[in-house]
Molecule: transfer RNA
Organism: Siphonobacter aquaeclarae
RNA sequence: GGGGGUAUAGCUCAGCUGGCUAGAGCACCUGCUUUGCAAGCAGGGGGUCAACGGUUCGAAUCCGUUUAUCUCCA
Numbered sequence: 001g002g003g004g005g006u007a008u009a010g011c012u013c014a015g016c017u018g019g020c021u022a023g024a025g026c027a028c029c030u031g032c033u034u035u036g037c038a039a040g041c042a043g044g045g046g047g048u049c050a051a052c053g054g055u056u057c058g059a060a061u062c063c064g065u066u067u068a069u070c071u072c073c074a
Base pairs, nucleotide, nucleotide: 001073002072003071004070005069006068007067010026011025012024013023019057028044029043030042031041032040050066051065052064053063054062
């Protein structure tokens, strides 16, 4: 330098054929329970869907460019 993959909550990841309010587990906070801790139960907070632009009535999802990262070739 070129090809391919990945980027969604603090972490690990779903999200189908573009369409209802963007989700799960763990973690965090509050309460219950316990002598206390853990576990359990109930409730809650937390999102620039990497960035910018385009297509569309409508984009996390499609297209282009850029950034970061992984991998292959040279």